Predicted 3D model of a 74-nucleotide RNA (transfer RNA) from Pleurocapsa sp. CRU_1_2. The organism belongs to Pleurocapsa, within Bacteria. Its Rfam family is "tRNA". The family's RNA type in Rfam is transfer RNA. The coordinates come from a structure-prediction model, not an experiment, and the mean pLDDT is 81.
RNA sequence: GGGCGAGUAGCUCAGUGGAUUAGAGCAUUUGGCUACGAACCAAAAGGUCAGGGGUUCAAAUCCCUUCUCGCUCA
Numbered sequence: 001g002g003g004c005g006a007g008u009a010g011c012u013c014a015g016u017g018g019a020u021u022a023g024a025g026c027a028u029u030u031g032g033c034u035a036c037g038a039a040c041c042a043a044a045a046g047g048u049c050a051g052g053g054g055u056u057c058a059a060a061u062c063c064c065u066u067c068u069c070g071c072u073c074a
Base pairs, nucleotide, nucleotide: 001073002072003071004070005069006068007067010026011025012024013023028044029043030042031041032040050066051065052064053063054062
């Protein structure tokens, strides 16, 4: 340098058939329970869906481009 794949919450990931308010588990915080903790129960907070641009009434999802990481060919 060519090809392919990945980037979504603090972490691991789902969602990639355009519209159902962006979700799950773990972690965190608060409350309950307990003599105190752990476990358990309830709730909350946390995201410019890697960045930019485009198409569309509407984009995490489609198109272009840039960046980062991985695999592969030379």